The RNA shown here (c-di-GMP-I riboswitch aptamer) has 99 nucleotides and comes from a soil metagenome.
RNA sequence: GACAAGGGCAAACCCGGCGAAAGCCGGCGACGCAAAGCUACGAGGCUACAGCGCGCACGGGCAUCUCGCCCGUCGUGCCACGCCAGUCGGGCCGCCGAA
Numbered sequence: 001g002a003c004a005a006g007g008g009c010a011a012a013c014c015c016g017g018c019g020a021a022a023g024c025c026g027g028c029g030a031c032g033c034a035a036a037g038c039u040a041c042g043a044g045g046c047u048a049c050a051g052c053g054c055g056c057a058c059g060g061g062c063a064u065c066u067c068g069c070c071c072g073u074c075g076u077g078c079c080a081c082g083c084c085a086g087u088c089g090g091g092c093c094g095c096c097g098a099a
Base pairs, nucleotide, nucleotide: 001096008033009032014027015026016025017024018023031086037092038091039090041089042088043087044084045083046082051078052077053076054075055074057073058072059071060070061069062068
């Protein structure tokens, strides 16, 4: 980085699988990509199984000076050691060779 050459990758949808999920792998398929090759170092974003907090919500138990305590369910907030490089930047490798 060119109306060049040889090519390369493969979004979404759908199908199968893994995962709690985000997402990943394979198949189909092409939205696009001059690094849409690799890499989680920085920024940013996504998910929340589990954990913690809150809730006079629901059920059960204890105690009944009181709506006090405990357990479970549900709702809700926080949270990465998970994920995204086709969000951006960085690092490493790489085909061709016009202006």